The RNA shown here (small-subunit ribosomal RNA) has 1513 nucleotides and comes from Collinsella sp. BA40. Model confidence (mean pLDDT): 86 of 100. Rfam family: Bacterial small subunit ribosomal RNA.

RNA sequence: AUUUGGACGGAGAGUUCGAUCCUGGCUCAGGAUGAACGCUGGCGGCGCGCCUAACACAUGCAAGUCGAACGGCACCCACCCCCGGGUGGAAGCGAGUGGCGAACGGCUGAGUAACACGUGACCAACCUGCCCGGCUCUCGGGGAUAGCCGCGGGAAACCGCGGGUAAUACCCGGCGAACCCGCCCGGACGCAUGUCCGGGCGGGCGAAGCUUUCGCGGAGCCGGAUGGGGUCGCGGCCCAUCAGGUAGACGGCGGGGUGACGGCCCACCGUGCCUACAACGGGUAGCCGGGUUGAGAGACCGACCGGCCAGAUUGGGACUGAGACACGGCCCAGACUCCUACGGGAGGCAGCAGUGGGGAAUCUUGCGCAAUGGGGGCAACCCUGACGCAGCGACGCCGCGUGCGGGACGAAGGCCUUCGGGUCGUAAACCGCUUUCAGCAGGGACGAGUCAAGACGGUACCUGCAGAAGAAGCCCCGGCUAACUACGUGCCAGCAGCCGCGGUAAUACGUAGGGGGCGAGCGUUAUCCGGAUUCAUUGGGCGUAAAGCGCGCGUAGGCGGCCGCGUAGGCGGGGGGUCAAAUCCCGGGGCUCAACCCCGGUCCGCCCCCCGAACCCCGCGGCUCGGGUCCGGUAGGGGAGGGUGGAAUUCCCGGUGUAGCGGUGGAAUGCGCAGAUAUCGGGAGGAACACCGGUGGCGAAGGCGGCCCUCUGGGCCGAGACCGACGCUGAGGCGCGAAAGCUGGGGGAGCGAACAGGAUUAGAUACCCUGGUAGUCCCAGCCGUAAACGAUGGACGCUAGGUGUGGGGGGAGAGUCCCUCCGUGCCGCAGCCAACGCAUUAAGCGUCCCGCCUGGGGAGUACGGCCGCAAGGCUAAAACUCAAAGGAAUUGACGGGGGCCCGCACAAGCAGCGGAGCAUGUGGCUUAAUUCGAAGCAACGCGAAGAACCUUACCAGGGCUUGACAUGCUAGUGAAGCCGGGGAGACCCGGUGGCCGAGAGGAGCUAGCACAGGUGGUGCAUGGCUGUCGUCAGCUCGUGUCGUGAGAUGUUGGGUUAAGUCCCGCAACGAGCGCAACCCCCGCCGCAUGUUGCCAGCAGGUAGAGCUGGGCACCCAUGCGGGACCGCCGGCGCCAAGCCGGAGGAGGGCGGGGACGACGUCAAGUCAUCAUGCCCCUUAUGCCCUGGGCUGCACACGUGCUACAAUGGCCGGUACAGCGGGAUGCGAUGGCGCGAGCCGGAGCGGAUCCCUCAAAGCCGGCCCCAGUUCGGAUUGGGGGCUGCAACCCGCCCCCAUGAAGUCGGAGUUGCUAGUAAUCGCGGAUCAGCAUGCCGCGGUGAAUGCGUUCCCGGGCCUUGUACACACCGCCCGUCACACCACCCGAGUCGUCUGCACCCGAAGCCGCCGGCCCAACCCGUUCGCGGGAGGGAGGCGUCGAAGGUGUGGAGGGUGAGGGGGGUGAAGUCGUAACAAGGUAGCCGUACGGGAACGUGCGGCUGGAUCACCUCCUUU
Repeated sequence: AUUUGGACGGAGAGUUCGAUCCUGGCUCAGGAUGAACGCUGGCGGCGCGCCUAACACAUGCAAGUCGAACGGCACCCACCCCCGGGUGGAAGCGAGUGGCGAACGGCUGAGUAACACGUGACCAACCUGCCCGGCUCUCGGGGAUAGCCGCGGGAAACCGCGGGUAAUACCCGGCGAACCCGCCCGGACGCAUGUCCGGGCGGGCGAAGCUUUCGCGGAGCCGGAUGGGGUCGCGGCCCAUCAGGUAGACGGCGGGGUGACGGCCCACCGUGCCUACAACGGGUAGCCGGGUUGAGAGACCGACCGGCCAGAUUGGGACUGAGACACGGCCCAGACUCCUACGGGAGGCAGCAGUGGGGAAUCUUGCGCAAUGGGGGCAACCCUGACGCAGCGACGCCGCGUGCGGGACGAAGGCCUUCGGGUCGUAAACCGCUUUCAGCAGGGACGAGUCAAGACGGUACCUGCAGAAGAAGCCCCGGCUAACUACGUGCCAGCAGCCGCGGUAAUACGUAGGGGGCGAGCGUUAUCCGGAUUCAUUGGGCGUAAAGCGCGCGUAGGCGGCCGCGUAGGCGGGGGGUCAAAUCCCGGGGCUCAACCCCGGUCCGCCCCCCGAACCCCGCGGCUCGGGUCCGGUAGGGGAGGGUGGAAUUCCCGGUGUAGCGGUGGAAUGCGCAGAUAUCGGGAGGAACACCGGUGGCGAAGGCGGCCCUCUGGGCCGAGACCGACGCUGAGGCGCGAAAGCUGGGGGAGCGAACAGGAUUAGAUACCCUGGUAGUCCCAGCCGUAAACGAUGGACGCUAGGUGUGGGGGGAGAGUCCCUCCGUGCCGCAGCCAACGCAUUAAGCGUCCCGCCUGGGGAGUACGGCCGCAAGGCUAAAACUCAAAGGAAUUGACGGGGGCCCGCACAAGCAGCGGAGCAUGUGGCUUAAUUCGAAGCAACGCGAAGAACCUUACCAGGGCUUGACAUGCUAGUGAAGCCGGGGAGACCCGGUGGCCGAGAGGAGCUAGCACAGGUGGUGCAUGGCUGUCGUCAGCUCGUGUCGUGAGAUGUUGGGUUAAGUCCCGCAACGAGCGCAACCCCCGCCGCAUGUUGCCAGCAGGUAGAGCUGGGCACCCAUGCGGGACCGCCGGCGCCAAGCCGGAGGAGGGCGGGGACGACGUCAAGUCAUCAUGCCCCUUAUGCCCUGGGCUGCACACGUGCUACAAUGGCCGGUACAGCGGGAUGCGAUGGCGCGAGCCGGAGCGGAUCCCUCAAAGCCGGCCCCAGUUCGGAUUGGGGGCUGCAACCCGCCCCCAUGAAGUCGGAGUUGCUAGUAAUCGCGGAUCAGCAUGCCGCGGUGAAUGCGUUCCCGGGCCUUGUACACACCGCCCGUCACACCACCCGAGUCGUCUGCACCCGAAGCCGCCGGCCCAACCCGUUCGCGGGAGGGAGGCGUCGAAGGUGUGGAGGGUGAGGGGGGUGAAGUCGUAACAAGGUAGCCGUACGGGAACGUGCGGCUGGAUCACCUCCUUU
């Protein structure tokens, strides 16, 4: 390196953005549980079952047994009897004496942070009943006492006195090898105190009997086993906002005490002892084997089972005993409960069951000692709520079932549907089959070893029988996450684990159908681990995301150069001991399987012992490269003190001099005729040091700048010598530390918080101005913070270069040059980075040490502590709340940012609007109705290119319902229409009429059913159409390239253009939609064709006329072509693209105009043009009719018309168009009328006829500046026309009337040439009705310097906290509501320290008197004395209690304080774009508030200019 086999093994997702990458939190998918809750529930096996009140407990049971220790005999049996009793008996036994047990077993987890537990070691400092082995014994004696009997007290519990009695009970004497003690001698051993063995002498110590047999016991000693006691090393929670603790405290000597060491206790002596490797204090907690999870490391837990500990109502205490300070013993005290005759007593379920209570929540007052185990007994046996079983509970794990096969016309029914169908669905029915489990019946265990005896149990199991029969639910279906439709609802009701759904089409709510998942369960909640490499040992970070202490010195600690020797602590390997069992894992076995159970076996790792030596530590010795010392140079605003100089400001004095000066955007306040400002001379005083001056120097940082002197720190360079690792870092600690600020004392020129005044403004507690106090300066002392920043801790080594600059050295000298060391900048490679960027001055690669971070807000805040004179600083939370908060970069958008460039955008100019009257539209108001829509530009003479009825959608009233209209079906029918009558009409009534077809049938009508109808809603469900940015020059794509990515490049750049038009350049090369061109009209020419057009020439002809013949040449018309391309010349342009000028030309540099509108934006407009989903109305929201309304009028606005007059008005005369229209139509000539118009009707479906006389213009006349001969509103009267009809409500004419108005405030619109302005003409709609609209021609200007400014737009760039995109975002006070917190006069209870008082029980000590059988002495045997004991008393200690005073944490609290949260509250506008005064940090003062201002600092400031450096040429 390859290969084979085996074992084991780590998955992510949603959510910040317009999008991206990163950081980062939140959330989910998994597993687990002593669980609980909701819905549901067939069977079995094996387990488990008060996690809360160590709260209180009724009742029963849970520890007794032994007659083979004893006296006995209540009970029992037998006999007798005077019925009171007596006698006898036992393999029997109540009570009692005595023995053993009761210290085990069972329960609980309160306390305990401790040698309590775990693990290892030790005890030469110890004990151990019963059990086992060994040795030796068991002699003699004595006095009592329960029971019992008698008497007495008490309610009871119980007790007292007297009498008598037994023992394996008690006591004495004797013997005693061993054993114990003392002294002496010898030997062995141990780390040590010391221990062990042997010998000698002296002293001390024991016993119990019982039994019918077998037998059971007793005493001493040695040993074993078991169990226990003690000591030590190591290990395992949180808080440092607990930093100091301690008086028996630490040690010594002596003593007491214990089984035993010990300050365990005591007296005395000493003053120690513990602690940052965390003492002391507080909080929490039984510990472990193990359990859960995890890839592991780890994290969390300590239910069941097992080991240890601790507790037994609370606190204290001892007694007994081998063992206890004793769960079912005792005493005392407290609380509580119960009994009581009130005197006094009784009690302790954290044993089993059970009750109440608490709680979200946890079981039967069961059976049995058959098994296992325990106590007693020689045993039989007794006892055993230990235990074995059963019961209840889906609480868990495991197993099984609720059937299997066939069955399509894909039934019925449900749901959906585009009505075709789809789906539930082989699902059901139906046919065939099976019978597990449950049920019934029969048989029937193992568990027993032992003759008998089995709670479980007639159970497991086996066999038989019947019949698909008795047995399915729960959750989910927007994404994550597997599963979709309908209806209902309409930001409601509700859902929600996160993101988020719901405001009329909701896969997200509710229901249904369907689907997905799991299944006797399924979901939810809670908790733990995981995912989370999100506390990172494995395995993270700190320039800008959270995070480097402001800087230094240095303590502890951590880490540390080269060589040799040694040691063996780390380390490595091997072996041994140990790490109980159970559990886990592996192998095997048993219940039909599994769960469960049984047997066997192992690993890692901790600790102990032995061994090893490369490396590290350590010890010793040495070395010089790290570091240091000495010497010689050298630069410097390094520091401290003292001195000194000139310029300038201000002030004072004097001179000259006069009417202002200051100041600003412009002003004012202020100063000045009492002489300012200006200017000259003199003087005073304080502060700061121009030029040099520089990304230049020095310093650890803060910081340091005239010159001189003194003192002083550090650095660098050069050459050697010396020391010999002396080093690096540095928790605490100590020192330094800008500005502001504080205390005391000086000083005070200028500046200048506060303050005052003046301005600005809506306001202006600001920005600007005039003044001005603290302060700024000095001395002494505090403060200790800054954007104290390179937002980058220190040290060392390593990893391309280039180019500036400061200091030193070298190249003999010189050198613009080269080499080298130290410092300081820029650019840049590898590498790193989320990116930006860093890059030998690292943010690269490594080593060491310190500091710091762990989502945002709350908050650097509260409380506590320390510091400070204060201001305040340092340390530093939690509740609550959010689903983010962030970093870098991207694309846009925006900027009171920048650059370039366009547009009737401004400017220049002309005419208007805004004022008047009227018209028209709109708002508003009104109304029965004034139908509806349109809303900045881009609604408002808009939909309307024609509202008297109609239209018409609105209102009132009268009517109709299969309908005014469509289609289909069924049935009926002498239809429709016409005439008459009624009525406002719709319509009704009467009469007449009497369809086509041979028929079937059809048309019509009537009745009925399906259905029609709706200008009802939603333009936020839509199609279509349209407006707008905008005729702007843009918008994109493919491939390639760059970037982690969004994205960029292309499309930027240099030119040029009307243009992303073209050219050049270029990691781009091409392409598409746009631009332009192609199309139409106009302008020139040509060709063709000439009627209805034209008429030059010819002819005819008229009053006149292309009127006629004729001609088409011209005009014109209609077609088709040509023409213009910077093509030519010159100049400019680096080339080019192109630009400027010129010639020619009808026309130039897109010739003029139109049509044409990229990707997209505005949820823009329209459901009332039309179409259309869904919803809604159906004797009405449909339909018909009459009348009214859309025309209403105190007002407001938009758009127009007409004017205000003399370039005008009026009168008369006179000239010249073009586009169009015309058959229910245009209507000539002629006639009538003042006129509108009427009569009349030629001609014309049109280059022919008509509308059709164009008007302004031109000629002539009048008016004479007046509200007029301007202007025409309004009103009166009279007419005309259309129409069924002009009252509401038409147009026109005539007469009369003659209003406002004398050129229009702020403001605002259009237009760059045949344009504006002005003049008339035509058309659509239309019966009639334009000042509107759409067109047409006539006359025909002015101005444009220019791009600073306003508006809109294009490209590049910059900043951004904007992205529904500046009409954005967003800050603070105030007001309201809710929530948690802090302070708070206090107040309430809890825990606890200290001091003192009282002092129970009890142990210990002491004690006169009192009491007492054994033993001793004496004895007159009556007794006396002694030893010893007891009651009692005293004393030490001592629980509870009391008093006082502290500490800690908690509850509550008038009121106070800030904070958080809450769709549309108030005030302002602080911040984000130069945010309109750049912002921010520290500090101080001020202010409703955001904030403002002063001082110092930072760039994390835009913009312009300059300097320096760099890059390219």